[in-house]
Molecule: Glycine riboswitch aptamer
Organism: Dorea sp.
RNA sequence: UGAUAUUUUCUAAGAGAGAGUCGUUAUAUGGCCGCCGAAGAGGCAAGCCGGAUUUCGGACAGCAGAACCGUAUCGGGUGAAACUUUCAGGCAAAAGGACUGGAGAAUGUAC
Numbered sequence: 001u002g003a004u005a006u007u008u009u010c011u012a013a014g015a016g017a018g019a020g021u022c023g024u025u026a027u028a029u030g031g032c033c034g035c036c037g038a039a040g041a042g043g044c045a046a047g048c049c050g051g052a053u054u055u056c057g058g059a060c061a062g063c064a065g066a067a068c069c070g071u072a073u074c075g076g077g078u079g080a081a082a083c084u085u086u087c088a089g090g091c092a093a094a095a096g097g098a099c100u101g102g103a104g105a106a107u108g109u110a111c
Stems, first nucleotide, its partner, number of pairs: 005107008018033001020032003034091003040087001041085003047078003051074003056070003
């Protein structure tokens, strides 16, 4: 000096589902019923890592035992998503909105 990466600001695009009903001046708040998944949060498959038990096998010149290695069984830990749960959030417009594109900033690795 500086990719990639991470965080962040602006910007482009951005789906789903009752402008439900009762009370009420009220889009807020509360009750009741019906829904959505793409803020956030929770759940887990293979794989990987320990533990226990035990069968069989391996190797140690031979045999036996223990330990070791592999195998089998049981149980634990770790373990992703746009999957799943619907806690939270949302169900006219606006706002919000995962992922993605563009521009900038910060950190800063490889080379």